[in-house]
A computed fold for a 241-nucleotide part of an RNA from Candidatus Caldarchaeum sp., annotated as large-subunit ribosomal RNA, domain VI. The RNAcentral record of the full RNA draws on ENA. Lineage of the source: Archaea > Thermoproteati > Nitrososphaerota > Candidatus Caldarchaeales > Candidatus Caldarchaeum.
Context: one part of a larger RNA
RNA sequence: CGCAAGAGACUUGAGGGGCGCUCUCCCUAGUACGAGAGGACCGGGAGGGCUGGACCGCUGGUGUACCAGUUGUUCCGCCAGGAGCACCGCUGGGUAGCUAGGUCCGGACAGGAUAAGCGCUGAAGGCAUCUAAGCGCGAAGCCCACCCCAAGAUAAGGUCUCUGAGAGCCCUGGGAGAACACCAGGUAGAUAGGCCGCAGGUGUACGCAGAGCAAUCUGUUGAGCCGAGCGGUCCUAAUCG
Numbered sequence: 001c002g003c004a005a006g007a008g009a010c011u012u013g014a015g016g017g018g019c020g021c022u023c024u025c026c027c028u029a030g031u032a033c034g035a036g037a038g039g040a041c042c043g044g045g046a047g048g049g050c051u052g053g054a055c056c057g058c059u060g061g062u063g064u065a066c067c068a069g070u071u072g073u074u075c076c077g078c079c080a081g082g083a084g085c086a087c088c089g090c091u092g093g094g095u096a097g098c099u100a101g102g103u104c105c106g107g108a109c110a111g112g113a114u115a116a117g118c119g120c121u122g123a124a125g126g127c128a129u130c131u132a133a134g135c136g137c138g139a140a141g142c143c144c145a146c147c148c149c150a151a152g153a154u155a156a157g158g159u160c161u162c163u164g165a166g167a168g169c170c171c172u173g174g175g176a177g178a179a180c181a182c183c184a185g186g187u188a189g190a191u192a193g194g195c196c197g198c199a200g201g202u203g204u205a206c207g208c209a210g211a212g213c214a215a216u217c218u219g220u221u222g223a224g225c226c227g228a229g230c231g232g233u234c235c236u237a238a239u240c241g
Base pairs, nucleotide, nucleotide: 001152005163006162007161008160009159010158011157015149016148017147018146021049022048023047024046025045026044027043033038050107051106052105053104054103055102059100060099061098062097066093067092068091069090070089071086072085073084074083075082076081111143112142117137118136119135120134169241170186171185172184173183174182191237192236193235194233195232196231197230198229200226201225202224207220208219209218210217211216
């Protein structure tokens, strides 16, 4: 821009893409078969390998705005307590998010038409012949089935709702994101921040008191601190246009 008014929501599926793998063991059954050795078809069940998708409750990883321990040094006048720098100084842990070696599920069943092949009926050609007419069975392959995209399918489809409706700029943000777009919101408001509560992580703060010559220990104390998580609350900002 088009789909002959504009807008919102839900759809049909022409067409396209994806998937398509495989092993071992058990039962049937030591049966059929075979002198024996050996050892099935058919059917049923259980575990794997490989690979794909999704997810983070579990096991872990990461987690440079979380917590603790600790070395050197500078500074906050000193003590105590802290801050800066030293690869995040180093070390031990670790929320959200992301993530695999973690977890769950798939690569299934059924159907249709067939290939090689196996047949039925059956002439030409009194017989025979799966084929000439006709009919049946038969593959991991084909079509379908399963998952995804999909009306620019210009043959532009369908259904419902709204009618000055609607859309954008701007702003607060995000499970969205290179920009754009998309999504949640903009006071008739919980969109983000703050604050409060909870979860969760660190692991018992500072100060004070007590014990000890002291290092240190004990009590207050599962304390204090606490990024992203889950809620609440108009305190701040989404004013007005």